[in-house]
């Protein structure tokens, strides 16, 4: 002096799948003999069926390492978790900043 892999922060983009069914409940509307009844019903809780994969997790494989044992390993697979209007989240990608220090 060049400044990689990697990590952190900010920012932009970012898919898929039921606005599902039932019960309960806050609340609202109507009636009321003021006891209550009926209807609607977002969020929330519980349960059921159907589905999605790109938080996380798990499994194996090409491959790499290893004398053996065996270790690592995906956007593949599984759906435990998560998700299925919007919002939130979101692997991954771009840009900017910081750390770091391989390499020349």
């Nucleotide at each position: 002096a060049u400044g990689a892999u990697c990590c952190c922060c900010g920012u932009g983009g970012g898919a898929g799948a039921g606005a599902u069914c039932g019960c309960g409940c806050a609340g609202g509307c109507u009636u009321u003999u003021c006891g209550a009844a009926g209807c609607c019903g977002g969020a929330c809780g519980c349960g059921g069926c159907g589905c999605c994969g790109a938080a996380g997790g798990a499994g194996c494989a090409a491959c790499c390492g290893c004398c053996c044992c065996u270790g690592g390993a995906a956007a593949c697979u599984c759906u435990c978790a998560g998700g299925c209007a919007a919002a939130c989240g979101g692997a991954c990608c771009g840009c900017g900043g910081g750390g770091g220090g391989a390499u020349g």
Model confidence (mean pLDDT): 75 of 100.
The RNA shown here (Glycine riboswitch aptamer) has 104 nucleotides and comes from Paramagnetospirillum kuznetsovii.
The organism belongs to Paramagnetospirillum, within Bacteria.
Of the family's consensus pairs, 86% are formed in the model.